Small-subunit ribosomal RNA from an uncultured bacterium, 1392 nucleotides, folded computationally. The prediction has a mean pLDDT of 85.
[in-house]
RNA sequence: AGUGGCGGAUGGGUGAGGAACACGUGAGUAAUCUACCUUCGAGUCUGGGAUAACCGUCCGAAAGGGUGGCUAAUACUGGAUAAGCUCCCGAUGGCGUUGGCCAUAGGGAGAAAAGCCUUGGCGCUUGGAGAUGAGCUCGCGUCCCAUUAGGUUGUUGGUGGGGUAAUGGCCUACCAAGCCGACGAUGGGUAACUGGUCUGAGAGGAUGAUCAGUCACACUGGAACUGAGACACGGUCCAGACUCCUACGGGAGGCAGCAGUGGGGAAUAUUGCGCAAUGGGGGAAACCCUGACGCAGCAACGCCGCGUGGGCGAUGAAGGCCUUCGGGUCGUAAAGCCCUGUAGGGAGGGAAGAAUAAUGACGGUACCUCCAAAGUAAGCACCGGCUAACUCCGUGCCAGCAGCCGCGGUAAUACGGAGGGUGCGAACGUUGUUCGGAAUCAUUGGGCGUAAAGCGCGCGCAGGCGGCGUGUCAGGUCGGGUGUGAAGGCCCAGGGCUCAACCCUGGAACUGCGCUCGAAACCGGCAUGCUUGAAUCCAGCAGAGGAGAGCAGAAUUCCUGGUGUAGGGGUGAAAUCCGUAGAUAUCAGGAGGAAUACCAAAGGCGAAGGCAGCUCUCUGGGCUUGGAUUGACGCUGAGGCGCGAAAGCGCGGGUAGCAAACAGGAUUAGAUACCCUGGUAGUCCGCGCCGUAAACGAUGUUCACUCGAUGUCGGUGGAAUGAGCCCCAUCGGUGUCCAAGCCAACGCGAUAAGUGAACCGCCUGGGGAGUACGGCCGCAAGGUUAAAACUCAAAGGAAUUGACGGGGGCCCGCACAAGCGGUGGAGCAUGUGGUUUAAUUCGAAGCUACGCGCAGAACCUUACCUGGGUUUGACAUCCUUGGAACUUGCUGGAGACAGCGGGGUGCCCUUCGGGGAGCCAAGAGACAGGUGCUGCAUGGCUGUCGUCAGCUCGUGUCGUGAGAUGUUGGGUUAAGUCCCGCAACGAGCGCAACCCUUGUCCCUAGUUACCAGCGGUUCGGCCGGGCACUUUAGGGAUACUGCCGGUGUGAAACCGGAGGAAGGUGGGGAUGACGUCAAGUCCUCAUGGCCCUUACGCCCAGGGCUACACACGUGCUACAAUGGUCGGUACAAAGCGCAGCGAACUCGUGAGGGUAAGCGAAUCGCAUAAAGCCGAUCUCAGUUCGGAUUGGAGUCUGCAACUCGACUCCAUGAAGUCGGAAUCGCUAGUAAUCGCGGAUCAGCAUGCCGCGGUGAAUACGUUCCCGGGCUUUGUACACACCGCCCGUCACACCAUGGGAGUCAAUUGGACCAGAAGUCGCUGGCCGAAUCUUCGGAUAGGAGGCGCCGAAGGUCUGAUUGGUGACUGGGGUGAAGUCGUAACAAGGUAGCC
Repeated sequence: AGUGGCGGAUGGGUGAGGAACACGUGAGUAAUCUACCUUCGAGUCUGGGAUAACCGUCCGAAAGGGUGGCUAAUACUGGAUAAGCUCCCGAUGGCGUUGGCCAUAGGGAGAAAAGCCUUGGCGCUUGGAGAUGAGCUCGCGUCCCAUUAGGUUGUUGGUGGGGUAAUGGCCUACCAAGCCGACGAUGGGUAACUGGUCUGAGAGGAUGAUCAGUCACACUGGAACUGAGACACGGUCCAGACUCCUACGGGAGGCAGCAGUGGGGAAUAUUGCGCAAUGGGGGAAACCCUGACGCAGCAACGCCGCGUGGGCGAUGAAGGCCUUCGGGUCGUAAAGCCCUGUAGGGAGGGAAGAAUAAUGACGGUACCUCCAAAGUAAGCACCGGCUAACUCCGUGCCAGCAGCCGCGGUAAUACGGAGGGUGCGAACGUUGUUCGGAAUCAUUGGGCGUAAAGCGCGCGCAGGCGGCGUGUCAGGUCGGGUGUGAAGGCCCAGGGCUCAACCCUGGAACUGCGCUCGAAACCGGCAUGCUUGAAUCCAGCAGAGGAGAGCAGAAUUCCUGGUGUAGGGGUGAAAUCCGUAGAUAUCAGGAGGAAUACCAAAGGCGAAGGCAGCUCUCUGGGCUUGGAUUGACGCUGAGGCGCGAAAGCGCGGGUAGCAAACAGGAUUAGAUACCCUGGUAGUCCGCGCCGUAAACGAUGUUCACUCGAUGUCGGUGGAAUGAGCCCCAUCGGUGUCCAAGCCAACGCGAUAAGUGAACCGCCUGGGGAGUACGGCCGCAAGGUUAAAACUCAAAGGAAUUGACGGGGGCCCGCACAAGCGGUGGAGCAUGUGGUUUAAUUCGAAGCUACGCGCAGAACCUUACCUGGGUUUGACAUCCUUGGAACUUGCUGGAGACAGCGGGGUGCCCUUCGGGGAGCCAAGAGACAGGUGCUGCAUGGCUGUCGUCAGCUCGUGUCGUGAGAUGUUGGGUUAAGUCCCGCAACGAGCGCAACCCUUGUCCCUAGUUACCAGCGGUUCGGCCGGGCACUUUAGGGAUACUGCCGGUGUGAAACCGGAGGAAGGUGGGGAUGACGUCAAGUCCUCAUGGCCCUUACGCCCAGGGCUACACACGUGCUACAAUGGUCGGUACAAAGCGCAGCGAACUCGUGAGGGUAAGCGAAUCGCAUAAAGCCGAUCUCAGUUCGGAUUGGAGUCUGCAACUCGACUCCAUGAAGUCGGAAUCGCUAGUAAUCGCGGAUCAGCAUGCCGCGGUGAAUACGUUCCCGGGCUUUGUACACACCGCCCGUCACACCAUGGGAGUCAAUUGGACCAGAAGUCGCUGGCCGAAUCUUCGGAUAGGAGGCGCCGAAGGUCUGAUUGGUGACUGGGGUGAAGUCGUAACAAGGUAGCC
């Protein structure tokens, strides 16, 4: 190596398939098998022929194979024997029963065996029992889809036969026609199942790694062989795909074993050591095999433990960061000093694990001892809220963050960095997944009036649920016992590794299922009763209940005729339209269709939809009263069936009015609408469809229970009456209000949305969408059932406060109206826009910017431009040095400035040296400076609503709450002013009053004001004088609805009156609540941050802010006769004045000049007021209006009037003849008109702020415009109507439906073909052992045929998916187009 035996069916891997007796659990097998093992019996006798290896030989590239010869066995085989076994015949007893089991007799037939080493074992055969393992059967449990509803022909059963270890349609022939299914069959999708694991309070939900039990699979599909066991991972055969070898003939292979490789992937380890332990196979054993296993290696992948040091240490070091610049913080932290020694390193020792003498992979490992040494060892996330933890810088809707809300557009605790902090810590975050929170699928434990949700309504099969009593059964139910519920895990107790993780032992538990014994209340079954639920009969009642037939009157329209004449009709206004061919109007007659005024109602009937003239016929239901009868006959109701408004559809009629579509007329930017004139379907009838509505009470049906008040409809009873009404009780219906209770609130409240019971339907964020696809229904329209992708962080309900309304009520305001005068037209002034410019500095922007900041730009101002200069600076503080300060001359320059000179030496202290203050100059640096930016970082101040009457608070009360109440209501007021009432009572800021001024009076005072009386007088209050008056300026009085009358609530108050100077806040002013407008101002001032620093600072000269085709605002002057011009003449108030006002006089036509008195002002001056009045003239015109513009000549201020002042004179003499649309002011000493003064200011005023003179008109009234207050209502608004918001179109992107098709997968049916192989049949082939009559025969073998049969092929369906020109809608997208549909009465109420 081979023969033979046993094992290769265990162990190990994986989860493709499988929705099934696969798994789990519990039963059954009397329907079964079980090698090796244990035990108990009985045996092991006698023959025979071969064949590997081996030796030759041949073929082949190989894999392999053929052939000749030899040989053994526990290999193969004949015969014998048979306690028992199996089969046949037939019998008894017991048990039991699907085939039997146990015991006992009888007859017949059949089948065994193997030896080896050695005295003791190992084997072999047969039978019984056991143990173990397995097969089969059954109950229960076991995912999603009904847009899968019917499935099935070996299908369901029977009989005979076959097959198996064994039951069985498992297979076959015949017979019957069954069997499964809404308690979900069939089909499709998905999935190995379980112990367990994760989560959760639990119930549950999710899951099925490691470990353990079971199943299935072994390249894909099929098949059998061997065997006790397989239809067999490392066996065989066939087919297929793939890989490899080949000499092209042919062969080989199957890591889902352990390592390892490639590929894929976000991602997952060593081609290690050992059989030492545990376990398995073989063997008598030695021993062999064992990638099972034990170990080691890799990975913070998980769990657990440990370390990275400990103590002391304040100059709180340096440094970082922040800073209010003082400091704070990192921080005892570091350094420094003193210690300790875990891990790591060095040295020495050194196991248990072996029960057993030997044998240890791990391993010189764990562990122990010694040594050195703080040395080698800390990160990650976060710091807006949730959620523990904050600052600076950078960035500037960029870059970025983000779990949700959301951050970021120049001061970001949210981005990035830093410092600091917080939380964890050898980890920390992120991502994914599961459960939880989520009572957010609700059994425990939810809902449905309005948030999502009650089927439109009824009848009713199945199902669910069901009154009172008795008896019985024991299915449910309850209790006891018992079997099982593997081990492991979880839990408890104890123990072992130094602790822990981990491991070990024991207990408990495993809520389940089976068996058994018992109980009988309840549920259930059976039996038998009952009457209260339900129903029936008799009597009465109300009713637009339904169907059919007939009849009636009014009205509209049309037709005929009469009367009659020019209009009618219609609207916001009109027109289309009708009418002289006779309309409208009116009268008479006729036709036809539809609908039924009044009654009529919150009324009645019906299941709902719905039902209305009157009469008749047929018919359903309801209510009431009293009796009788049946005896639970009941309730609900998935499917199913029926009814079901309007519109719509089909066929046939009918058609008066109305009226989609349509036409015309209007309206309008448009008007495919609203309005008008017409008008067809339709509306009506018959028959048949449709099956939907905001089919609503947005409230399913039924039953029971739980305060009252009141109306109404239909009955009955009582009481009462002449009869009735009224009253009381009760039944049934229908309304309103309310209690308890319920509800998020609103609300509901015996007709529940209360409290309970039964059953059904429905909901689970918004959009997509009640859509697509599929099914069903329909003639169609469409209905019904009904998703997903995608997308959003909301959608929604109720209530609250506001705001708003082309909602309502009440009320104010020069808001309108009534008036007067203006603006808008002209010229000019002034401001603004625009344009221009080197610059035209900046700001203000609807009202609330625009004669505003500016109470006054030639220089200055001035911030702008050009040019020239300057750099610690024009200005502030500090330091050093020098000098008093200061004053003055000359030169250059446009000046700033620069250069050169002259004069001059003070004050305080003093020790007489000097020092100090102040000022000047020079120097150095800290710093100055900025009208540079941000008013959206701010303070302050201001505007506006608005001098409108409001805005709030405390306590109480109401409400879950927002919030309400108070503050609303009835009156009244200018007023939240006051009164009354009131769950409010009080209070504050506002209103009013207190303040100023003006109006009357009184007191005090009397110069500079005043002058009645007296005197004087130059005739001037001038003088004496006076303080009466005026006046001045101090004080006081007065007015308060106090008085009377009326009205009113015996109120507040209002109306009228008296008195009074004044009357109802007397007139005017000052005074501005909570707040709004990110209103205005960084250029008044202040100020955070940012920016500039020989310049964005400062100085100087010149220019500009003054420009000019235009546009707008605010004004002035006018257009003229109520006027212009000229002459004469009268009367103010309030102011101002010394760098001032300036008289008188004088000069000038004048502006003004000269000179000069007086006055710091009730003294003097500005200073004549003007309109007015008297008189004259002009006579309606571009003028005697108007004065612009321009020319000339001047005056004044000022350093200087060119750019760029005002004024004067002469001359010039423009536009303009009262102003389009539109628009402003004003209610009484106001408007209008007239002049005067002041601030600013050298000069400059038509502006501004004041003053007085003259001095009106009108207000019926609150409808309308505007603004406002209170209240109520609606709201989809809250940035609050300048809000919100819809649809088409255009563009981009995304997902999706349809789509001629096309591709693929899965699967059904029919047929063809048919490998391997089992089974069956078979011949003239082969055929050692056995038999033989020696011819041969039998078993058997290969061969052939047949059935079945995998892959394959053809035809034809179904389902699913991909893709597809084109097409449909949908979604999303800072600033697109068109309109305005909705939210308010949304401007036509909206919606279905």